[in-house]
RNA sequence: GCGACCUUAGCUCAGCUGGCAGAGCAAAUGACUCUUAAUCAUUAGGUCGGGGUUCGAGCCCCCCAGGUCGCA
Numbered sequence: 001g002c003g004a005c006c007u008u009a010g011c012u013c014a015g016c017u018g019g020c021a022g023a024g025c026a027a028a029u030g031a032c033u034c035u036u037a038a039u040c041a042u043u044a045g046g047u048c049g050g051g052g053u054u055c056g057a058g059c060c061c062c063c064c065a066g067g068u069c070g071c072a
């Protein structure tokens, strides 16, 4: 330099055919407990960035950035 793939919550990852953004762990609050831990309940928190298509985009198209792999 060329090609393929990946980027979604603090972390690890789902999200099917375009139609309410989710799980586990972590965090906060409450219950329980003499206290902590454990357990239970509740809550908060996100689509790498920009543009396009569409009534509607995590999903389709283009560009950019970062990463992984292969070729050179």
Base pairs, nucleotide, nucleotide: 001071002070003069004068005067006066007065010025011024012023013022019055027043028042029041030040031039049063050062051061052060
Molecule: transfer RNA
Organism: Ignavibacteria bacterium